[in-house]
RNA sequence: AGAGUUUGAUCCUGGCUCAGGAUGAACGCUGACAGAAUGCUUAACACAUGCAAGUCGACUGGAAUUCACCUUCGGGUGAUAGUACGGUGGCGGACGGGUGAGUAACGCGUAAAGAACUUGCCCCUUAGCCCGGGACAACUGUUGGAAACGACAGCUAAUACCGGAUAUUAUGCGCAGGCGGCAUCGUCUGUGUAUGAAAGCUAUAUGCGCUAGGGGAGAGCUUUGCGUCCCAUUAGCUAGUUGGUAGGGUAAUGGCCUACCAAGGCAACGAUGGGUAGCCGGCCUGAGAGGGUGAACGGCCCACAAGGGGACUGAGACACGGCCCCUUACUCCUACGGGAGGCAGCAGUGGGGAAUAUUGGACAAUGGACCAAAAGUCUGAUCCAGCAAUUCUGUGUGCACGAUGAAGGCCUUCGGGUUGUAAAGUGCUUUCAGCAGGGAAGAAGCAAAUGACGGUACCUGCAGAAGAAGCGACGGCUAAAUACGUGCCAGCAGCCGCGGUAAUACGUAUGUCGCAAGCGUUAUCCGGAAUUAUUGGGCAUAAAGGGCAUCUAGGCGGCUAACUAAGUCUGAUGUGAAAAUGCGGGGCUCAACCCCGUAUUGCGUUGGAAACUGGUUGGCUAGAGUACUGGAGAGGUGGGCGGAACUACAAGUGUAGAGGUGAAAUUCGUAGAUAUUUGUAGGAAUGCCGAUAGGGAAGCCAGCUCACUGGACAGAUACUGACGCUAAAGUGCGAAAGCGUGGGGAGCAAACAGGAUUAGAUACCCUGGUAGUCCACGCCGUAAACGAUGAUCACUGGGUGUAGGGGGUCGAACCCCUGUGCCGAAGCUAAUGCGAUAAGUGAUCCGCCUGGGGAGUACGUUCGCAAGAAUGAAACUCAAAGGAAUUGACGGGGACCCGCACAAGCGGUGGAGCAUGUGGUUUAAUUCGACGCAACGCGAGGAACCUUACCAGGUCUUGACAUCCUGCAAACUUACCAGAGAUGGUUUGGUGCCCCUUCGGGGGAAUGCAGUGACAGGUGGUGCAUGGCUGUCGUCAGCUCGUGUCGUGAGAUGUUGGGUUAAGUCCCGCAACGAGCGCAACCCCUAUCGUUAGUUGCCAGCAUUAAGUUGGGGACUCUAGCGAGACUGCCUGCGACGAGCAGGAGGAAGGUGGGGAUGACGUCAAGUCAUCAUGCCCCUUAUGACCUGGGCUACACACGUGCUACAAUGGACAGUACAGAGAGAAGCAAUACGGUGACGUGGAGCGAAUCUCAGAAAGCUGUUCUUAGUUCGGAUCGAAGUCUGCAACUCGACUUCGUGAAGUUGGAAUCGCUAGUAAUCGCGAAUCAGCAAUGUCGCGGUGAAUACGUUCUCGGGUCUUGUACACACCGCCCGUCACACCACGAGAGUUUGUUGCACCUGAAGUAAACGGCCUAACCUUCGGGAGGGAGUUUCCUAAGGUGUGAUAAGCGAUUGGGGUGAAGUCGUAACAAGGUAUCCGUACCGGAAGGUGCGGAUG
Repeated sequence: AGAGUUUGAUCCUGGCUCAGGAUGAACGCUGACAGAAUGCUUAACACAUGCAAGUCGACUGGAAUUCACCUUCGGGUGAUAGUACGGUGGCGGACGGGUGAGUAACGCGUAAAGAACUUGCCCCUUAGCCCGGGACAACUGUUGGAAACGACAGCUAAUACCGGAUAUUAUGCGCAGGCGGCAUCGUCUGUGUAUGAAAGCUAUAUGCGCUAGGGGAGAGCUUUGCGUCCCAUUAGCUAGUUGGUAGGGUAAUGGCCUACCAAGGCAACGAUGGGUAGCCGGCCUGAGAGGGUGAACGGCCCACAAGGGGACUGAGACACGGCCCCUUACUCCUACGGGAGGCAGCAGUGGGGAAUAUUGGACAAUGGACCAAAAGUCUGAUCCAGCAAUUCUGUGUGCACGAUGAAGGCCUUCGGGUUGUAAAGUGCUUUCAGCAGGGAAGAAGCAAAUGACGGUACCUGCAGAAGAAGCGACGGCUAAAUACGUGCCAGCAGCCGCGGUAAUACGUAUGUCGCAAGCGUUAUCCGGAAUUAUUGGGCAUAAAGGGCAUCUAGGCGGCUAACUAAGUCUGAUGUGAAAAUGCGGGGCUCAACCCCGUAUUGCGUUGGAAACUGGUUGGCUAGAGUACUGGAGAGGUGGGCGGAACUACAAGUGUAGAGGUGAAAUUCGUAGAUAUUUGUAGGAAUGCCGAUAGGGAAGCCAGCUCACUGGACAGAUACUGACGCUAAAGUGCGAAAGCGUGGGGAGCAAACAGGAUUAGAUACCCUGGUAGUCCACGCCGUAAACGAUGAUCACUGGGUGUAGGGGGUCGAACCCCUGUGCCGAAGCUAAUGCGAUAAGUGAUCCGCCUGGGGAGUACGUUCGCAAGAAUGAAACUCAAAGGAAUUGACGGGGACCCGCACAAGCGGUGGAGCAUGUGGUUUAAUUCGACGCAACGCGAGGAACCUUACCAGGUCUUGACAUCCUGCAAACUUACCAGAGAUGGUUUGGUGCCCCUUCGGGGGAAUGCAGUGACAGGUGGUGCAUGGCUGUCGUCAGCUCGUGUCGUGAGAUGUUGGGUUAAGUCCCGCAACGAGCGCAACCCCUAUCGUUAGUUGCCAGCAUUAAGUUGGGGACUCUAGCGAGACUGCCUGCGACGAGCAGGAGGAAGGUGGGGAUGACGUCAAGUCAUCAUGCCCCUUAUGACCUGGGCUACACACGUGCUACAAUGGACAGUACAGAGAGAAGCAAUACGGUGACGUGGAGCGAAUCUCAGAAAGCUGUUCUUAGUUCGGAUCGAAGUCUGCAACUCGACUUCGUGAAGUUGGAAUCGCUAGUAAUCGCGAAUCAGCAAUGUCGCGGUGAAUACGUUCUCGGGUCUUGUACACACCGCCCGUCACACCACGAGAGUUUGUUGCACCUGAAGUAAACGGCCUAACCUUCGGGAGGGAGUUUCCUAAGGUGUGAUAAGCGAUUGGGGUGAAGUCGUAACAAGGUAUCCGUACCGGAAGGUGCGGAUG
C1' cells in the first nucleotide's frame, strides 16, 4: 500500500466481498513447562450452609469446668478469673466490599461561585471542667406464649439522664462609630440586654478523656458556564406553571412549601413526548481527524440493596449484613393463636445460557474499626494458594556427521522422479520435566519475637535423546498440486464460483505451503471505505438543482479614519488526580510485568498586541437605487371591430353517384346527395408578414384597434450613501388533463357504436360520436414544468451571424453596451462534450444525492369536493443496477456495388404411369448413418446366397484373426456316413527341408492338432473427448501483421476518401510507411501457326487394288514433343498529362479468349467413432465367432429426385450420311451357321492409333397415318422363352406373342440456363457372375432465344446510422393468469404491557391541632403548673379500586399488493423507423402487456 467481482473487450460511477488489528469471548481438533494477568457480558432470577463489623473494664453483675489444698464427706478455700458470658454507656456499623436495575439529569466531565452553608474523629490555639438531683437496664421474684418475644413488681451504678452556677467568647436584638466591597452587602470597635457548657478514668504521664470558642486539614451540601445518544412519521408544552409580597421550612439559597397578587415561562439554536443508556480517566482501531467501547485498574463520581413508600438515630443515612414501620410478591417455621427472612459481600447451590473458577490458607505484609500509647481482638478489605491455553510473554520437544540417495508410500512419459540427510547408523549435549543436597529477600519500630506464600524462587550434583506437535490451507484474490473415487449426485463456497465421466475447487491419499502449544471457525468493533468526504466527495448524460418568483429568520458582505478588544495572536499563572499511552532510564537471567523521570491539544485567571473579523462613531462613491430623455417588443388585463375557412339552414342550377381506403365496407344520395351559385346564422382559430427573430421570473405570449398597466435596454447629468447578495419557514404565480356552478358548442374528439384488418384486434385504418376543448367565477398544483445545467458577483485568447440602442461616416468601414445563436484557444470532463450565455478559475448562500429492486409503495400526518398531491419508511431480495465510448452482429434504417438474384427469354418440376431415395406405418427383423439452403438416384461406382452390420433357430469359448509358452504331429491329400449347414465320425495316400550326431537320436523353420494363461475380438457407446478427411458461406474479396501516430483505454489509423476494376485490381489523395495470407500470374486441357518425328495414322502427285489394299511419299490430316503467339503492344477519343474506359486497325484468338485444377482468416460444438486412426467407458460361454433360413425389396399414405408420355416440329415402315471418347485376357469377340428374338454353336483377330465391342442417333430421302385416348402412350396382366449363377419362390435382367391402364401439357407454388450455353440426339465407362442403370461419371452430333435495366425478391461486399443484442434477432424482453414458498400491509376483534386524566379508598410516617386520659427530676401558694407521653383528628401519601383516553407489542377468519422459483398458459408492449417513433403528466377504457384523447419533451 491494495485486490476480486457488472462488459465480447474498455474507461468511469457504484455497491458487495477479501487480505490487517482487537476481544472478559464461545465452539471444533490438538495439548510439554514457566512467569504475569484475567475469569456470570445471560435471570437487578431464587437461594441451603459457613464466614464477611465489631470493639472498649467508663459503669453494673459474673459463672461453669478442671486442678490443688482442707474436710465433719454435706461441703469449703484458692487458682482457672474479675476470665467466658449478660447488661448500661461510648465509638464504629454512612468506611471498606458488591452491582449497573433506574437515570438523557447539574447525573457525569471540565472550569468557576458560596458576601447563601455544615463538619465526629485528626492538627494548632484560647478558656474552662463548680454545686446538686431523680431514674432505668442487668439482677431478683411473679407471670404470659409452641416459639419469637414479652408483661408486672422490686433493688442499683456510671463518661447514661436532669436542675443550678460561671462564660472573655458564641448567637439574637437595640444604639453609636470606623473601614471595605461585588448588587443584595461584608467586616471591625464600643455599649446595653437576652440565652447557652462540662465527666470523669487510670497510674506508663508534658497521660487519656470532657465543655465552650477561634484557625486549619480533609469531607460534605448548594448554585452556575460549557460539553454529553437517536426519532420532527413527537410541534407546540406549562396552573406551583413564571414572577412578586409575606410567612413557614432547611446547615444553607430557592415555589422547597403555604396564602395573596400579577400573567407570565419554555420552544425550530428543537421545547414537550417516545426510544436507548450509569458517566469519566481510559481501552480497541486509525497516518491523523475520527469511529466503536466503558470488562479488569482508578475517580474515596452517581445510583441501587427482593418491588414500592416513610421517617428515626446520628457530625454524617432516609442507612446492603439497622429500626424499624407499613405495603406487595415469594420462601420457611408453627401447638394455627402467631412468628422468621432478604448473598447486586466471599465461597457455594439451583436455574438461565454458547459460556465464566475453591463451600481453600493467613492476618506475615498493606490498609481499616475499637483501643491513651502498646498489647490485643475483629477484618472473605487485603496478601496468597487452587482451577481454566481465556489472554500476553519466554523456553523446550535436540545438535553434528551420515547416499547404496535403503525399505515403504505416492506419482510416472516405465527411463525415472519425490518423500530425502529425512530415517537407519556414528559421535555429542542435557535447557525443561525427573531424583537428590543446600536454600533466601520480602521483617518495619530500642531490643527480642513474628512468613500464610514455602522447603517456593535460586544454587549444586546425577542419569539418559531420553518424557514433550499439532492445526489449517493448496482454482483466483492468496504462499502451496498431483493421483484415485464420485458424475449438477454426494457435496464445497468469504466474493467470483466449482460438480452433468478425464474436477489442481467435492471425498480420500501422497506431496507442498502457512502458523505453531497452539491452529481454525463463529460472533462483535475499527480499518481498508475519500462508501457521509472538517481534514476529504458530488449533482448536463451515472443517484442528485426545488416548476418559477417574492420575502422573514439565518448566513455572507465595498472604500476610508478613530475608538474598543468579543473573536484572533502572544507572555505568565492555576488546573489538567494517579494509573495508562509516547519518550529516556532502571529491576526480575530476557520478555511479558514492575519502578523512576519527563511530556500531556482542554478550561479558568491575568498582562500585552491591534493587522484581519466583529462592535461603536464619523466620512466616501466604484455596489445598489432614484430623477430625466429616447426608441424596441406575440409582456399583462379589459373592451370594440375585421377577413378567410368550416358547418348548419333556406333557395336556385343540376343528375347519379358521392365519400373513404393499401383494398374495401359502414355512411350520405332519385324523399335529389356530391358539385356549383346566392343569402342567413353560429362558434372557434388568427393565413401571408414569420425568422436561426422578439418579450416575459417561469408556465407561456401572435388578426387589427382603444384604454389601463409591469419590466428591461441605451444615453447624459444630478441626487441618496452600502440602502447589498442569498434565502429555511411563509406567501404568490404555475401547461395540459381533471373537478364544481352557470353559459356556450362550428370544428376536433377520450368513452361509446358500427365497418374493415386479423388466428384474435377491447388497437393501428375508416364512418359516426358524448364528455371535453371555448367563456365567467372557484378549485386542483402536477409534466421529459428540460439547457435534464439553482441564484448572485468577479476574472480568463479569438472568429463569425443576428435583435435593440449609442458613437463614427455623405454613406460605409469600424467601435461601445445589452440580449440571442454558431465555431473554437487555454482549461475542465469517465467520455460524450462544455468553452465569456462555462460543465474554466475563484467567492457567498440555498436545495438535493449516497448500490439495484421492494417504492415514491405502506403506515401516520397535512392539504383537496373528488381525482389525488406533499411528506415518506421497513421487512425481504439480488451482486449487481448504471453512464460514456469501442468492436462486432442485427434492423420490416440509409447510400453504393455485385451475382441466372430479379427482369427479358428458352425448357422443366408440381397433375399421370413407372423407377429410385426418404418419412410414416408395419414387422421377429424391416441393420446403421445423413435432416433447411449445405439430408432425401446421399454413404451405396451396383442387398437373390455372400455382401450384412438386422431377425429366428442351431452351434463354439484362448476363440474366425495376432504374439508368446508346453506337448504331439511334417505339410498336404483321397473317399464315405449323419446333419439344413456349421459340425461330428470314419478313411486313402504322404514322411519332405535345414543343422548337429556317439547313427540310438536331438534341435530348428513352415504348417496342423491339443492344453495353459497373458490376451484376442466388438459395424458396442460417446463426432459434445479427438486426429484425419469433407460440406458450407464462397472463387465471395476479403483477413491480418511490424514500426510509427492518435486515444486514459477497449481500440483507431493503415484497410477510410475521389476515380477504376472481375478483384483490398490499379491510380491519385491522405499520419502514415511497409509487409504477409488471399486476387491475379505461374500448371493442365482447348482454339492458330512453326519446327522435329512419320507407325498401327495420312494420301496431293506417281503406280496398283474390291478396299491407302500394296509400292511409294512427309506435302496435307492426325499423333506428341519442343517452340511462337495476346501485352491495352499500336491508333483515335474520353479521363486529371493518372489508373483506366470506349471505338478501331492488325490478328486464328482482344481486353482474365473458353474450360479445369487451385478454396485466405474464419463460421456452423456442421458431417463422419459404420473408410481409417484414436482417448475414455462398456461386453468377455458374449454386445465376440460360425452356420441355415429370413430381412434390408413390406405398403393405407406423404415428400424429394428422375424416366416415359400425352403426340403431326409427331408415330410407323423403307433407304441413306456424318462422331468423339472409352473398354477388352477367368476379357472383347469378327466372318460364318441356327433361332421371329433374347441368344446358341463356333472361334479369325487382338494385351490393341493395327483386332473386337461398334449398327451412332437426331439428320436427309421416300411412303403411310390425319387429330382420334388414336398406327399417340406404354403401365399392368397372361403365356412361352433366353442368359447369368450352387440357387432367380420371397427377390434378377432380357426376348417373343397377346393384353393396352392413367395420361389430351398439369392449381398454389417452384427449378435450371447468358453460347457451342439452354434445348434435343445418341455413344461409352466404372461397379459387376448377373442385374433392378431411367442413376452416376464422361463423349461427341444438331443447335437457339433474350438481357430495357437494378424499383422489387434472395444471397453477398463496402461505407454510414440506431440498438436495452454479444449464446449476437432462432437475440433480448413486458404484463395478467395458474402452482409453491417467504416477508409485509389492511382486518371484525382479542391478549399483554406502559402511561395521561378524573374520582373512590387509604397503611406506616413527619408536621400541625386537640376535649378527655397518664406523667420521676424543674417551679410551686402543694391546689397545681411547665414540660413530656400514649391516644384522636387533619393535610400529604405507597399500594389498591372504578371510569375514560393515549400508546407499544403479540395473535387473528379473510383480504391486498410485493419478492423468489425449472423447461407452465395467453399474447408480443419495449430495444432497429421494434414493424402505429418512444417517453412524461393527466383522463377514460380494456384478459394482460396496453390503447386512445389533450398538452409537453427528444433521451
This is a predicted structure of a 1499-nucleotide RNA (small-subunit ribosomal RNA) from uncultured Ilyobacter sp.
Taxonomically the source falls in Ilyobacter (Bacteria, Fusobacteriati, Fusobacteriales, Fusobacteriaceae).
RNAcentral holds the sequence, with entries from SILVA.
Its mean pLDDT, the model's own confidence on a scale to 100, is 84.